[in-house]
RNA sequence: AAGCGUAAAGGGCAAACCCGUCGCGAGGCGGGGACGCAAAGCCAAGGAGCUCAUGUAGCCAGCCUGGUUGCCGCU
Numbered sequence: 001a002a003g004c005g006u007a008a009a010g011g012g013c014a015a016a017c018c019c020g021u022c023g024c025g026a027g028g029c030g031g032g033g034a035c036g037c038a039a040a041g042c043c044a045a046g047g048a049g050c051u052c053a054u055g056u057a058g059c060c061a062g063c064c065u066g067g068u069u070g071c072c073g074c075u
Stems, first nucleotide, its partner, number of pairs: 002075004012037002017032006035062001041068003045065003049059003052055001
């Protein structure tokens, strides 16, 4: 540097649902909670999906691709 994730160590994140709050909404954020996750870290560039006050408009990174950074172990 590249590829891989059988097992382990130390850890990490947190779906549904509930409460609060912001938003017209899709949804966001905080708390509780764990279905899962080796990038379920970050970025709306392409596709899919979704929303509305339908336009120079938004949401979604836990749908896929792409970009970028990174822990442990193995090769």